This is a predicted structure of a 1516-nucleotide RNA (small-subunit ribosomal RNA) from an uncultured prokaryote. The coordinates come from a structure-prediction model, not an experiment, and the mean pLDDT is 85.

RNA sequence: AGAGUUUGAUCCUGGCUCAGAUUGAACGCUGGCGGCAGGCCUAACACAUGCAAGUCGAGCGAGAAAGGUCUUCGGACUGAGUAGAGCGGCGGACGGGUGCGUAAUGCUUAGGAAUUUGCCCAGUAGUGGGGGACAACCCGAGGAAACUCGGGCUAAUACCGCAUACGCCCCAAGGGGGAAAGGAGGGGACCUUUCGCGCUAAUGGAUGAGCCCAAGUCGGAUUAGCUUGUUGGUGAGGUAAAAGCUCACCAAGGCGACGAUCCGUAGCUGGUCUGAGAGGACGAUCAGCCACACUGGGACUGAGACACGGCCCAGACUCCUACGGGAGGCAGCAGUGGGGAAUAUUGCACAAUGGGCGCAAGCCUGAUCCAGCAAUGCCGCGUGUGUGAAGAAGGCCUGCGGGUUGUAAAGCACUUUCAGUAGAGAAGAAAAGCCUACGGUUAAUACCCGUGGGUCUUGACGUUACCUACAGAAGAAGCUCCGGCUAACUCCGUGCCAGCAGCCGCGGUAAUACGGAGGGAGCGAGCGUUAAUCGGAAUUACUGGGCGUAAAGCGCGCGUAGGCGGCUUUGUCAGUCGGAUGUGAAAGCCCUGGGCUCAACCUGGGAAUGGCAUUCAAAACUGUCUCACUAGAGUACGAUAGAGGGGGGUAGAAUUUCAGGUGUAGCGGUGAAAUGCGUAGAGAUCUGAAGGAAUACCGGUGGCGAAGGCGGCCCCCUGGAUUGAUACUGACACUGAGGUGCGAAAGCGUGGGUAGCAAACAGGAUUAGAUACCCUGGUAGUCCACGCCGUAAACGAUGUCUACUAGCCGUUGGAAUCCUUAGAGGUUUUAGUGGCGCAGCUAACGCAAUAAGUAGACCGCCUGGGGAGUACGGCCGCAAGGCUAAAACUCAAAUGAAUUGACGGGGGCCCGCACAAGCGGUGGAGCAUGUGGUUUAAUUCGACGCAACGCGAAGAACCUUACCUACUCUUGACAUCCUCGGAACUCGGCAGAGAUGCCUUGGUGCCUUCGGGAGCCGAGUGACAGGUGCUGCAUGGCUGUCGUCAGCUCGUGUCGUGAGAUGUUGGGUUAAGUCCCGUAACGAGCGCAACCCUUGUCCUUAUUUGCCAGCACGUAAUGGUGGGACUCUAAGGAGACUGCCGGUGACAAACCGGAGGAAGGUGGGGACGACGUCAAGUCAUCAUGGCCCUUACGAGUAGGGCUACACACGUGCUACAAUGGCCAGUACAGAGGGUUGCCAAGCCGCGAGGUGGAGCUAAUCUCUUAAAGCUGGUCGUAGUCCGGAUUGAAGUCUGCAACUCGACUUCAUGAAGUUGGAAUCGCUAGUAAUCGCGAAUCAGAAUGUCGCGGUGAAUACGUUCCCGGGCCUUGUACACACCGCCCGUCACACCAUGGGAGUUGGCGGCACCAGAAGUAGAUAGCUGAACCUUCGGGAAGGCGUUUACCACUUUGUGAUUCAUGACUGGGGUGAAGUCGUAACAAGGUAGCCGUAGGGGAACCUGCGGCUGGAUCACCU
Repeated sequence: AGAGUUUGAUCCUGGCUCAGAUUGAACGCUGGCGGCAGGCCUAACACAUGCAAGUCGAGCGAGAAAGGUCUUCGGACUGAGUAGAGCGGCGGACGGGUGCGUAAUGCUUAGGAAUUUGCCCAGUAGUGGGGGACAACCCGAGGAAACUCGGGCUAAUACCGCAUACGCCCCAAGGGGGAAAGGAGGGGACCUUUCGCGCUAAUGGAUGAGCCCAAGUCGGAUUAGCUUGUUGGUGAGGUAAAAGCUCACCAAGGCGACGAUCCGUAGCUGGUCUGAGAGGACGAUCAGCCACACUGGGACUGAGACACGGCCCAGACUCCUACGGGAGGCAGCAGUGGGGAAUAUUGCACAAUGGGCGCAAGCCUGAUCCAGCAAUGCCGCGUGUGUGAAGAAGGCCUGCGGGUUGUAAAGCACUUUCAGUAGAGAAGAAAAGCCUACGGUUAAUACCCGUGGGUCUUGACGUUACCUACAGAAGAAGCUCCGGCUAACUCCGUGCCAGCAGCCGCGGUAAUACGGAGGGAGCGAGCGUUAAUCGGAAUUACUGGGCGUAAAGCGCGCGUAGGCGGCUUUGUCAGUCGGAUGUGAAAGCCCUGGGCUCAACCUGGGAAUGGCAUUCAAAACUGUCUCACUAGAGUACGAUAGAGGGGGGUAGAAUUUCAGGUGUAGCGGUGAAAUGCGUAGAGAUCUGAAGGAAUACCGGUGGCGAAGGCGGCCCCCUGGAUUGAUACUGACACUGAGGUGCGAAAGCGUGGGUAGCAAACAGGAUUAGAUACCCUGGUAGUCCACGCCGUAAACGAUGUCUACUAGCCGUUGGAAUCCUUAGAGGUUUUAGUGGCGCAGCUAACGCAAUAAGUAGACCGCCUGGGGAGUACGGCCGCAAGGCUAAAACUCAAAUGAAUUGACGGGGGCCCGCACAAGCGGUGGAGCAUGUGGUUUAAUUCGACGCAACGCGAAGAACCUUACCUACUCUUGACAUCCUCGGAACUCGGCAGAGAUGCCUUGGUGCCUUCGGGAGCCGAGUGACAGGUGCUGCAUGGCUGUCGUCAGCUCGUGUCGUGAGAUGUUGGGUUAAGUCCCGUAACGAGCGCAACCCUUGUCCUUAUUUGCCAGCACGUAAUGGUGGGACUCUAAGGAGACUGCCGGUGACAAACCGGAGGAAGGUGGGGACGACGUCAAGUCAUCAUGGCCCUUACGAGUAGGGCUACACACGUGCUACAAUGGCCAGUACAGAGGGUUGCCAAGCCGCGAGGUGGAGCUAAUCUCUUAAAGCUGGUCGUAGUCCGGAUUGAAGUCUGCAACUCGACUUCAUGAAGUUGGAAUCGCUAGUAAUCGCGAAUCAGAAUGUCGCGGUGAAUACGUUCCCGGGCCUUGUACACACCGCCCGUCACACCAUGGGAGUUGGCGGCACCAGAAGUAGAUAGCUGAACCUUCGGGAAGGCGUUUACCACUUUGUGAUUCAUGACUGGGGUGAAGUCGUAACAAGGUAGCCGUAGGGGAACCUGCGGCUGGAUCACCU
């Protein structure tokens, strides 16, 4: 410090997630030791049991027993003035616990004045003399108990007077009032003295406590008004003390947008965690403050309490009870139950530190110190060290060679921390007490203080820490992870299952992602997970963000509070800056020392504590006061332009209607129609009238207005702007939360008006449907007046104001100036309004003086998508609705700009038998063949739009053959290795469908170094063979297709943040990215073309088997012979290149025409197929990974099947006839094949064919008669002399065999069919059409396939349209790429939520009821030790009664909140449901916004608005 995740890729915006640190944690697996620390976060739930606050005999009176000793047995002494209890004093207000309540009666920081303070300290003054009681105790009574009552005795440092009063308090300043307590030790003679401890009064201090003020201190405005003791005053009361603290009266105040009141939540702080910091979260342990003590209320005592282990009352709960009545309060320490994911021992000790009491010894102390439990955390240590390659065994992997685990182990040599055993052994302990010596103080040998000596002891921890010895590697390693983020990889299993997952995402048969294993990585007595906080997150932005299009500028003004504000002088010092002082507790953090062996930990010192307060000083800036100014702003005066606003009037054109005239059959409307109107006279046309609404042309990125908006002309009223020159005011300015006004269209109310248009509605069309688009009608409405509504894509999607920052070109209004005869024009300046463009900015697009640049002031708004601008609440509205405005839940994205593609019922250019122009077909018939379907035991398998279907198959009777049935074999039909035997092989017989089995005959081979070997056959064993079994979506290879389309890329450079672009686009041209020109590109590669084959002309060479014009020979005849022209053959050359001429073009490329030429513009044809696409096809050609079968999914044999047949489709053949059929005669090819072959002549057969055997391994022989054609004849338009299916009979050939199931021949039979609907195919020249020939396969079996030649056309104006393709451009919400994406209703399941007749709780408000205990007041019913007394009584007091206040309680009311509720509303989510097709392309009616109506639904329509609309045209 960053990373992953939106996309095909990119940049941005933006959320989600991760890596870090931390915790009072919990859970899972594991677990050796020690030190230090922490340990109910939940039920402030209920508590059994024990302990947690007592002490003082030196304040007081009284005072046992057990036991022991003695005994005269009566008792005595001791225990013992002890225990226990009581009166009294001090302490139980500290210490300890908890965090309920509390948003201020609290806390923090800094101040203040009107108080108190036991014990402590300092100094001052005293401590005299009396009195009366009450407990304990004794007696009696009641009660179950708790306890209570009556009578009697008694002491005090208990209680009460009196005396005294420096200081103290009150006062009318005369005066008045108010204290005390003794006890211990020593001395002395009784009086008394001394000493220390006490007591009283008052003062000061210290400490503690109380009170007041300022500032700070969570969230909610869907809580906006709150308050009546409330705010203040006077008086009184009250308190320790100020004060409405309380009361009476008076006044009407006080608080609040700087957030009162209300609601929710919460103890606050030092600090803790995190963070670079600023901040954010938290407030366990430790420390300070507060609050509380079962719940609520109350006071008493006291220095201090309204009191955790005190009291009274009420309530709930628990316990005891004799039912009458009583007792209790662990949020002290342990512990129990309960709750919970979860938190310990009913331990030891007062040895230390501290506290209470005491003169002290001492007692008490669950404070505290220690120990126990649990890895809860932090820190430290260990589980060995060295050596050790045969790189052991085993495991895992493997390419079978090996690799890895791995120096790891074993082995050898060492060490002994920790744990274990044994021993030794600190520190925490210093005091106090007693004895004593000396010094100080003093009147003092008391006391006290200091120093020294002696004595007596005090340790819970503790079997302590630490040290030593002993033995032996001995007792001590796990957890998580290994797809990316993120360090670490392989095998097996599983097969969208089981499962994983923090995010992205893995898993559907080769999973580094699941589970296991091996190996590896990380941390380590721990490791992971979960929860939580901060960080990363600049993702709430003070430091430190944004708002044109991503979320975000209020629709626009005016203006209040607030914020902010030109220039100059003077004063002031609030802000600001500097110094000093006080405070900011300690602990903690930080720095630096020290102590535990180190560390954690503990400890000394320092720094820091950013703050607050006081004080001194400065005066620039801000504020404030003040004197001036004019540059901002405004006023006056003169001009100017304008659809600025309101009102009134008026004009013409047009539509419609009405009346009349003329006139006749249609009009209207559409893509085409129909509804509609019209012979009752429409439409057309003319005249006249009525009425409403809107103002053509001018008209313009022209004008005006704040925005909405504003358009004929004239008049009246009125707002603003601009400009010019002077004068005046003197900062009057800017912005603007609330507030207030204006505010398109639609809509609402009342009343008018209504020509046209037109939601709704009706009808007609379209359509699968058409609640739409189109058409015919048509009502609200649109118009006017008045009143509401208050919203729009109210947009420049850009808040207002001010200043600054290159230019160029338009346009509107004004001013100045120059030149002009008017128009006009030039220059400068100013206010608007537009187009380009630099710097700069921006994610990019873009903006660019009219900023989205650079700065300043103020306001508004945003914080992932959906849910949702919705629900609830509130305000507004007549309503529609508007404004304000959530949450649960859900997703990992949603979005912006730009890029490359693809696509478009977008555009431009171009090409192709793509259309058009033609010729011939298919689709109809019969047959052949393939496919689907069906059937079957099987009808083997594959191929499925083009690019499957006469395809694999260049040829299924058996074989093929993979399928079915039956019968057989199991190392196998085939390969290699091992062992044994045998030559191999073979005649014959039997059984069987055969495979096969049994029997049998013949045969003993070849090489040899004589050991044996090679080949073959048989048997056996195991490794293995075998598989046309699966996966073409694991693959190689091969192939199809786009497409013989002209494209596809790269290097360097340049541009861009980048994906990418450029090059490759543009202007021409071409068959072509072919070439030329231009050009931030320059070059290059794969494709195109050419090179190759063939064909067309010529030449050279060669001349057999080919040829024969001429010459010669020869034959019955024939190139038969010589010969070498020609044809042919087959080798090599030539030739064609836009080379030449003319024109066009840009002086180019090229095109057009021409010449010559056999051939002319790639001459014709072929081979040749770029980068890639289709998970295209093929595991059944072959090869191959993985999986599967192994007496079978392998192998053999026989028979059957692949040939089935209601049907559908594809591809063909033959036809339907006269351009023909038939008969007769007759002419001309090319290219191929042939020894398991082609087969001649001759003969036989009507024929298929048979016989025959010559020739030929082929330019020699043969297949081999080519056919259409030509000549002649016949048929005469008919189901025929067309057509030949089908069927019968007889044959031929091949073959082991033609039944299922071959081809052919002859005779006979003679079906459909008379040119083929919608639709659709091929072809541009030697082509289509037509005619025959050959070959491969093959025993036989082509209408198929591949070749060959013969005859031989028609047409192309042209590119509008259909299809396919190429280039450029445009839009896009597509990228699996339009066979895309995607919206809404309905149906089903689940989830959360709103409404809901209501129902059940909680909380607080108001008005009542009620009134315990208590306090205060009142009171003579009762009582009444101390004081007074005139002795009668009085006074204070107590009890009782009553009043006021008040807790629990009761009732009513309205508010708020949680839960629940039949039913109901929408929302969200959910591999394959229904209906449509709304949106994205011009999305097929451009879309969207507001509003209104309608409709199953998306939606449709009206009105106004926007461009965030494509295309075309026009303008600038």